[in-house]
RNA sequence: GGCAGUUCGUCCAAUGGCAGGACAUGGGACUUUGACUCCCGUAAUACGGGUUCGAUUCCCGUACUGCCCG
Numbered sequence: 001g002g003c004a005g006u007u008c009g010u011c012c013a014a015u016g017g018c019a020g021g022a023c024a025u026g027g028g029a030c031u032u033u034g035a036c037u038c039c040c041g042u043a044a045u046a047c048g049g050g051u052u053c054g055a056u057u058c059c060c061g062u063a064c065u066g067c068c069c070g
Stems, first nucleotide, its partner, number of pairs: 001068006009023004017053001025041005046062005
């Protein structure tokens, strides 16, 4: 110098229109107790701008991470 990535505690979806799933976690059911199983919750778009009726999504900048070239 170039390219890619950043979303619940963790891992991953959502190609302009209600931010969702698994695990984890909280409560409950079941059980003599525990485990398993089942039900119901809590929880997130890196930051700052722009475009748009509307942005996780498109554009610009910043930060961080990784890869490539020198």